[in-house]
RNA sequence: GCCCCGAUAGUCUAGCGGCCAAGGACAUUGCCCUUUCGAGGCAGAAACCCGGGUUCAAAUCCCGGUCGGGGCA
Numbered sequence: 001g002c003c004c005c006g007a008u009a010g011u012c013u014a015g016c017g018g019c020c021a022a023g024g025a026c027a028u029u030g031c032c033c034u035u036u037c038g039a040g041g042c043a044g045a046a047a048c049c050c051g052g053g054u055u056c057a058a059a060u061c062c063c064g065g066u067c068g069g070g071g072c073a
Base pairs, nucleotide, nucleotide: 001072002071003070004069005068006067007066010026011025012024013023018056028044029043030042031041032040049065050064051063052062053061
């Protein structure tokens, strides 16, 4: 330098154009329970890497960038 893959809450991840105005686990906050802690139950907050484009509609498709991983030279 070229090619391929990836980027979603604090962490790990599901999603493959509209089905639910992004779900789950752990963590976290509040309440219940408990003599207390833990465990358990209920409820909550928290995310689509950035900029454009296509579309009635984009986390999802296209282009460029950034970062990470891999391959070739």
Notes: This is a predicted structure of a 73-nucleotide RNA (transfer RNA) from a Nanobdellota archaeon. It matches the Rfam family "tRNA". It is annotated as a transfer RNA.